[in-house]
Context: one part of a larger RNA
Molecule: small-subunit ribosomal RNA, 5' domain
Organism: uncultured bacterium
RNA sequence: GAAUCAACGCUGGCGGCGUGCCUAACACAUGCAAGUCGAGCGCGAACGGGAACUUCGGUUUCCUAGUAGAGCGGCGAACGGGUGAGUAACACGUGGGUAAUCUGCCUUCGGGUGGGGAAUAACUCAGGGAAACCUGGGCUAAUACCGCAUAAAGUCGCGGACCGUCGGGUCCGUGACCAAAGCUGGGGACCCUUCGGGGCCUGGCGCCUGGAGAGGAGCCCGCGGCCAAUUAGCUUGUUGGUGAGGUAACGGCUCACCAAGGCUCCGAUUGGUAGCCGGCCUGAGAGGGCGGACGGUCACACUGGAACUGAGACACGGUCCAGACUCCUACGGGAGGCAGCAGUGAGGAAUUUUCGUCAAUGGGGGAAACCCUGAACGAGCAACGCCGCGUGGAGGACGAAGACCCUCGGGUUGUAAACUCCUGUCGGACGGGACGAAAGUCAUCGAGGUCAAUACCCUCGGUGGUUGACGGUACCGUACAAGGAAGCCCCGGCUAACUUCGUGCCAGCAGCCGCGGUAAUACGAGGGGGGCAAGCGUUGUUC
Numbered sequence: 001g002a003a004u005c006a007a008c009g010c011u012g013g014c015g016g017c018g019u020g021c022c023u024a025a026c027a028c029a030u031g032c033a034a035g036u037c038g039a040g041c042g043c044g045a046a047c048g049g050g051a052a053c054u055u056c057g058g059u060u061u062c063c064u065a066g067u068a069g070a071g072c073g074g075c076g077a078a079c080g081g082g083u084g085a086g087u088a089a090c091a092c093g094u095g096g097g098u099a100a101u102c103u104g105c106c107u108u109c110g111g112g113u114g115g116g117g118a119a120u121a122a123c124u125c126a127g128g129g130a131a132a133c134c135u136g137g138g139c140u141a142a143u144a145c146c147g148c149a150u151a152a153a154g155u156c157g158c159g160g161a162c163c164g165u166c167g168g169g170u171c172c173g174u175g176a177c178c179a180a181a182g183c184u185g186g187g188g189a190c191c192c193u194u195c196g197g198g199g200c201c202u203g204g205c206g207c208c209u210g211g212a213g214a215g216g217a218g219c220c221c222g223c224g225g226c227c228a229a230u231u232a233g234c235u236u237g238u239u240g241g242u243g244a245g246g247u248a249a250c251g252g253c254u255c256a257c258c259a260a261g262g263c264u265c266c267g268a269u270u271g272g273u274a275g276c277c278g279g280c281c282u283g284a285g286a287g288g289g290c291g292g293a294c295g296g297u298c299a300c301a302c303u304g305g306a307a308c309u310g311a312g313a314c315a316c317g318g319u320c321c322a323g324a325c326u327c328c329u330a331c332g333g334g335a336g337g338c339a340g341c342a343g344u345g346a347g348g349a350a351u352u353u354u355c356g357u358c359a360a361u362g363g364g365g366g367a368a369a370c371c372c373u374g375a376a377c378g379a380g381c382a383a384c385g386c387c388g389c390g391u392g393g394a395g396g397a398c399g400a401a402g403a404c405c406c407u408c409g410g411g412u413u414g415u416a417a418a419c420u421c422c423u424g425u426c427g428g429a430c431g432g433g434a435c436g437a438a439a440g441u442c443a444u445c446g447a448g449g450u451c452a453a454u455a456c457c458c459u460c461g462g463u464g465g466u467u468g469a470c471g472g473u474a475c476c477g478u479a480c481a482a483g484g485a486a487g488c489c490c491c492g493g494c495u496a497a498c499u500u501c502g503u504g505c506c507a508g509c510a511g512c513c514g515c516g517g518u519a520a521u522a523c524g525a526g527g528g529g530g531g532c533a534a535g536c537g538u539u540g541u542u543c
Stems, first nucleotide, its partner, number of pairs: 001543004006539005013389006019382002021347001026345003030342003035075003040072002043069001048064005053058001082300003092224007101217003106213008114148001116146002123138006154177010182205006190199003226272003233263003238260008275297004279290004302323005325336004353379001355378003361375001362373004392422004402413004426484001429478004436470001440466010487532005492513003498527005508515002
């Protein structure tokens, strides 16, 4: 000099864009942060309101309504969001491999969707419990569950051909094995009907099975990046083999047996420290330091362990066990996990609102309308940082007053002020007022596609309605008025800027050299000056 997730002191006008617990991965009150689908299924109210009845106290019935609601079922909850504890490791980065693999939703291509059965929650009855909740009997549905049929493809076995990196792969033939679920819109004939509808035709969404793809994930390998030798030896599932098990998959991954190996001064092992990277800071570069925000990736979710479900987890707001802690209890037993967003206590030099909205972007569910979304978008607080603007401009005296210095002549403050003219940024007042939405969605009309069809449905277009948290904000205009807006550090040398008084090795200063013991440009104050400026200094840290 540059930098900073900074803090502290003094000071502080506005705006834009960013950033904001670096410490206790300490403990957490309260609210919210993951739901959705009635176009999968069976149930199904109450309050209130309305109508009818009325003995005027109310009662019953109907509508509101197949609504609210809980339940079964499906998808999601493995994403998104947080944190950096652990980890020196194939964790990360980079480049390869997988002929050793998996993949829900999505895209595309092929085939199928036949016919049956038994339950169970909700509900109801009974019982237990303070509660959390639990037990038993009975009823019922499904896109929930289970057999049967069928099997192009697929998987496995056998045979053949071809290829081959000699592990195997591809193709052909053959045998065995494995599927499914319905819901909904419309309809001219024809058929059935309990008159509700169904068959049938047709559209949409699904379901089963397989091929390919996209995106995602698992596993393996080469290379690369910390410190200590005051850590020199380490290892028994250890190293390899055979066989078996296990996994989506290779493998000591696990097990039985066999062999005795494997690593290491090119640093094994042990100890310390640490998430890694894109990048960031500094520097002419080489290098050094760092990994906060943003992006990628890994790990973790009170501590330790485990599996279940599932395409995917060994699962932050799931389950089980153990532990510590907190809370409830009728003492028998239960409940909980902010390293999600706010917020509280504690710790600390130190770090914000218990805000608004789903309008946009994105995510989950749904055919859709729509619902959910502390992701996100915004607002709030903080000079914490960077950037921009302002606190006025021009004129104005041989130069007011005051203050300070003085050789008492004067000098400085100083064009500074007063005063005159001008301007009107910012803030304040008043008036107007967005982009973000040509999206989306609903209604209707037209065209095209589909279809037996002018219905339905899909696509495109026109018209109309409707959707903005921010926000009456940005921005624009008008008028008033110098008003509402300057401080901080320094002045011995380094280093830019000097005098007076006070003090008297005292009080004090200080980054280094050093100042102060009676004329101190170095302490304190006044005047003056220098530097930077809504900041200025100090301290910490890095180059």